RNA sequence: GAUAGAGGUGCGUUAUUCAUCAGUACCCGCAGUCAGUCGGCAAAGCGGCAUUUACACUGCGGUGAAAGGGGAUAAUGCCGAGGAUCGCCCCGCUUUGCGGUCGGGUGGUUCGGUUGCUGCGGUCAACAGCCCUGCGACUGUCAUCGUCAGAUGGAGUGCUAUC
Numbered sequence: 001g002a003u004a005g006a007g008g009u010g011c012g013u014u015a016u017u018c019a020u021c022a023g024u025a026c027c028c029g030c031a032g033u034c035a036g037u038c039g040g041c042a043a044a045g046c047g048g049c050a051u052u053u054a055c056a057c058u059g060c061g062g063u064g065a066a067a068g069g070g071g072a073u074a075a076u077g078c079c080g081a082g083g084a085u086c087g088c089c090c091c092g093c094u095u096u097g098c099g100g101u102c103g104g105g106u107g108g109u110u111c112g113g114u115u116g117c118u119g120c121g122g123u124c125a126a127c128a129g130c131c132c133u134g135c136g137a138c139u140g141u142c143a144u145c146g147u148c149a150g151a152u153g154g155a156g157u158g159c160u161a162u163c
Stems, first nucleotide, its partner, number of pairs: 001163005008079001010078009027062006036049004040098006082111009112139006119132001121131003141154005
């Protein structure tokens, strides 16, 4: 350097299904109400709707979803599997400035894995789930020590085997 492997409630992806999302959004009717209003915020532009035949908004009634996230099952790809965070680029009417989210690409940093508790933490409709902080437990691996029971410490660019 190449190949092949191990950890175990192991890591992802896809499909099906179930609940939740939610009696929410959209739409329809009635009533009220203003002349403007809508496209994340502000300005300019562009476009749509409307000016009592009522756009937007509010209340009542009717109808009534979906996506994302989650559980289960199955298949499948794998063992930096993958996760997180930060920067840059693309995306969503145009330009300028700002902002959040989803997805994609790229680079840096970081985490061996699982799990419990914790927190006015982040995300979210959610007390689910995920992520993060801190404190534990279990477990695999290597090194050192050892009274050979175990103890301490490190990190996956690691470890084992073969060539």

Model confidence (mean pLDDT): 75 of 100. A computed fold for a 163-nucleotide RNA from a sheep gut metagenome, annotated as Lysine riboswitch aptamer. It matches the Rfam family "Lysine riboswitch aptamer". About the family: Riboswitches are metabolite binding domains within certain messenger RNAs that serve as precision sensors for their corresponding targets. Allosteric rearrangement of mRNA structure is mediated by ligand binding, and this results in modulation of gene expression. This family includes riboswitches that sense lysine in a number of genes involved in lysine metabolism, including lysC.